[in-house]
RNA sequence: GGCCCUAUAGUUCAACGGAUAGAACGAGAGUUUCCUAAACUCUAAAUCUAGGUUCGAUUCCUAGUGGGGCUA
Repeated sequence: GGCCCUAUAGUUCAACGGAUAGAACGAGAGUUUCCUAAACUCUAAAUCUAGGUUCGAUUCCUAGUGGGGCUA
């Protein structure tokens, strides 16, 4: 250089083109407890960037950026 895969909460992962973008762990608050832990309840938190297609895009297409791999 060429080709392929990949990018979603702090982390690990879901999400038939139509959802309030969801779960677990984690974080914060509360209940309980003498205190802590555990348990239970509640809360906040994300779609890499820019275009395109579409009535509608996390999803499809293009380009870019980051990460990983194959190859000369």

Annotation
Predicted 3D model of a 72-nucleotide RNA (transfer RNA) from a Bacteroidia bacterium. The gene name in the source record is trnR. The organism belongs to Bacteroidia, within Bacteria. Rfam family: tRNA. It is annotated as a transfer RNA. Its mean pLDDT, the model's own confidence on a scale to 100, is 81.